Predicted 3D model of a 359-nucleotide RNA (Bacterial RNase P class A) from a Gammaproteobacteria bacterium. The coordinates come from a structure-prediction model, not an experiment, and the mean pLDDT is 78.
[in-house]
RNA sequence: AGAGCUGGCCGGGCAGUCGCUGUUCCCAACCCAUCGGGUAGGGGAUGGAGGAAAGUCCGGGCUCCAUAGGGCAGGGUGCCAGGUAACGCCUGGGCGGCGCAAGCCGACGGAAAGUGCCACAGAAAACAGACCGCCUGACUGCUUCGGUAGCCAGGUAAGGGUGAAAAGGUGCGGUAAGAGCGCACCGCGUUUGCGGUAACGUAGACGGCACGGUAAACCCCACUCGGAGCAAGACCAAAUAGGGACCCAUGGGCGCGGCCCGCGCUGGGUCCGGGUAGGUUGCUUGAGGCGUUCGGUGACGAACGUCCCAGAUGAAUGGCUGUCUUCGACAGAACCCGGCUUACAGGCCAGCUCUCUUC
Numbered sequence: 001a002g003a004g005c006u007g008g009c010c011g012g013g014c015a016g017u018c019g020c021u022g023u024u025c026c027c028a029a030c031c032c033a034u035c036g037g038g039u040a041g042g043g044g045a046u047g048g049a050g051g052a053a054a055g056u057c058c059g060g061g062c063u064c065c066a067u068a069g070g071g072c073a074g075g076g077u078g079c080c081a082g083g084u085a086a087c088g089c090c091u092g093g094g095c096g097g098c099g100c101a102a103g104c105c106g107a108c109g110g111a112a113a114g115u116g117c118c119a120c121a122g123a124a125a126a127c128a129g130a131c132c133g134c135c136u137g138a139c140u141g142c143u144u145c146g147g148u149a150g151c152c153a154g155g156u157a158a159g160g161g162u163g164a165a166a167a168g169g170u171g172c173g174g175u176a177a178g179a180g181c182g183c184a185c186c187g188c189g190u191u192u193g194c195g196g197u198a199a200c201g202u203a204g205a206c207g208g209c210a211c212g213g214u215a216a217a218c219c220c221c222a223c224u225c226g227g228a229g230c231a232a233g234a235c236c237a238a239a240u241a242g243g244g245a246c247c248c249a250u251g252g253g254c255g256c257g258g259c260c261c262g263c264g265c266u267g268g269g270u271c272c273g274g275g276u277a278g279g280u281u282g283c284u285u286g287a288g289g290c291g292u293u294c295g296g297u298g299a300c301g302a303a304c305g306u307c308c309c310a311g312a313u314g315a316a317u318g319g320c321u322g323u324c325u326u327c328g329a330c331a332g333a334a335c336c337c338g339g340c341u342u343a344c345a346g347g348c349c350a351g352c353u354c355u356c357u358u359c
Stems, first nucleotide, its partner, number of pairs: 001355010012324007020048008029039004050330001054341002057339005062229004069261004074225005079093005094108001095106004109220002114218002116214003131160002133156005139150004168186006187209001188207008233281004243272006252266004288307008
């Protein structure tokens, strides 16, 4: 100097002016009206969208079913150990793959419980083989008497071909030719010691050794799982028709996502028709943010201190001017929180890896 990897931060600023909205204080009008409530206004103080608010993919808090169990079916996760309220998340480690490396990825339990699938090609695709070959023998023909061609029988799976994958791999010996047939090393299976909480790693012993792959196929195994959702739910006010018809009825019916048992309740179900859909609350003080110290490799935890940081409801933060500037990307809360995934113009910081050059 260049090329990369990992982590973190910002993502328009400042000033003036007019406007919107929450909380609080003061002033003050109208309506209903016992209390009190509602509507609207003026002034002051103070607060007002995100790192993803997106996706609605996971996990919960909260509310109701509801008094709340067991089982089946069904769903989810899938190496080990931790963190967490919990998780399919995060941290650390193991193994495997990619990369020169820093690093990145993993749908990572089981194929000897069973079933299924592996197109085409190929002789044969799992209790799976002989197309071309190699060797031996008999017969027939030719012969330079070494052999050679055909046919039949037997042996063979080392070589070639097909394929994503072909009866472990490489080498040596052996054989008529071959083959774990034998041996060495590797692989595989069983097992012992050592290290580690463990996943695993490592050293050795025995065995020629069972028949490939695939479970993001069905399946088996381990662990785990009620449902519905703020349009949940609670309260107040108002209005109508506290309407009508039919069916079942305590050995019945209803409730709990499906089914069974159990439990609870004692009335349920279907159709037609009518009224209301207004207000308040839930609604923002939290598994909260920030700082320091301690513990831990880390995720994180504990203690102390400090701060209050949006609550709209057809839906609030906008317009104008000046100036600076990285000349502005993706993009707007709607009960809340912890994650994951996706989108993102431009800029900044820290650490690490590789290459080149110079000293």

The sequence is in RNAcentral, with records from ENA. Rfam family: Bacterial RNase P class A. Rfam's curators write: Ribonuclease P (RNase P) is a ubiquitous endoribonuclease, found in archaea, bacteria and eukarya as well as chloroplasts and mitochondria. It is recorded under the gene name rnpB. Taxonomically the source falls in Gammaproteobacteria (Bacteria, Pseudomonadati, Pseudomonadota).